[in-house]
Transfer RNA from a bacterium, 71 nucleotides, folded computationally.
The coordinates come from a structure-prediction model, not an experiment, and the mean pLDDT is 82.
Rfam family: tRNA. Rfam classes the family as a transfer RNA. Its family is annotated with triplet codon-amino acid adaptor activity in the Gene Ontology.
The sequence was found in a public genome assembly.

């Protein structure tokens, strides 16, 4: 320096243009003498800026960070 390819709840993960969803965790109920377990309910997120589009997590640019490979 050139080239690829990643970024979504605290964590890991779906979502190929039209309500941003699931487990786990964590709070709160309910059962239980307690406590686990078990059910129910609740919180929480689309890396940043522009741009296309009626409508972007998705489609284009850039820029940050992270990986991988060239040299």
């Nucleotide at each position: 320096u050139c080239c690829c390819g990643a970024a979504u709840c605290g964590u890991c993960u779906a979502g190929u243009g039209g309500c941003a969803g699931g487990a786990c965790a964590g709070a709160a109920g309910a059962u239980u003498c307690u406590g686990g377990c078990u059910c129910u309910u609740c919180u929480a997120a689309c890396g940043g800026u522009g741009g296309u589009u009626c409508g972007a997590a998705u489609c284009c640019a850039u820029c940050u960070u992270c990986g991988g490979g060239a040299g």